[in-house]
RNA sequence: AGGGCGGUAGUUCAAUUGGUAGAGCAGCGGUCUCCAAAACCGCAAGUUGCAGGUUCAAAUCCUGUCCGCCCUG
Numbered sequence: 001a002g003g004g005c006g007g008u009a010g011u012u013c014a015a016u017u018g019g020u021a022g023a024g025c026a027g028c029g030g031u032c033u034c035c036a037a038a039a040c041c042g043c044a045a046g047u048u049g050c051a052g053g054u055u056c057a058a059a060u061c062c063u064g065u066c067c068g069c070c071c072u073g
Base pairs, nucleotide, nucleotide: 001072002071003070004069005068006067007066010025011024012023013022019056027043028042029041030040031039049065050064051063052062053061
C1' cells in the first nucleotide's frame, strides 16, 4: 500500500439482508430475611466509532474517514 472482519448501554453481545434499538452481567430501588446472601419484581442506562449521501423511514444501503485484529505484497 491492497484486501477481509469488527466498533451498538459501565461490560459481554443480539437486532431475521431498511419499519418503535434489546438481552445477560454490573448499578439503583423494592419484596423476602433477625441481618445478609440467594431468589423474585421493578427502574435507570445509547449521537449504533465519526462526517456526509440515498430514502417517507438507516445500526442495516452508498461514499469518505478514525481505531483494533487478521491476510497478501
Transfer RNA from Auritidibacter sp. Marseille-P8566, 73 nucleotides, folded computationally. The coordinates come from a structure-prediction model, not an experiment, and the mean pLDDT is 83. It matches the Rfam family "tRNA".